The RNA shown here (transfer RNA) has 71 nucleotides and comes from an uncultured Alphaproteobacteria bacterium. Rfam family: tRNA. The family's RNA type in Rfam is transfer RNA. About the family: Transfer RNA (tRNA) molecules are approximately 80 nucleotides in length. The sequence was found in a public genome assembly.
RNA sequence: GGUCGGUUGGCAGAGAGGCUAUGCAGAGGACUGCAAAUCCUUGGACACUGGUUCGAAUCCGGUACCGACCU
Numbered sequence: 001g002g003u004c005g006g007u008u009g010g011c012a013g014a015g016a017g018g019c020u021a022u023g024c025a026g027a028g029g030a031c032u033g034c035a036a037a038u039c040c041u042u043g044g045a046c047a048c049u050g051g052u053u054c055g056a057a058u059c060c061g062g063u064a065c066c067g068a069c070c071u
Base pairs, nucleotide, nucleotide: 001070002069003068004067005066006065007064010024011023012022018054026042027041028040029039030038047063048062049061050060051059
């Protein structure tokens, strides 16, 4: 230098055009003699920037970072 892949809540991790899963952790409550376990409720995210679209985490361009391969 070239080709390809990845980036999503505090952490892990799905989703591939319309409703932002799920688990752990956090907060509040129930239960308990006190706890643990269990149950209920709850807050919280799509790397950045443009474009396409009625509508983008999802499709396209660019940028940044991480990784693999080729040279």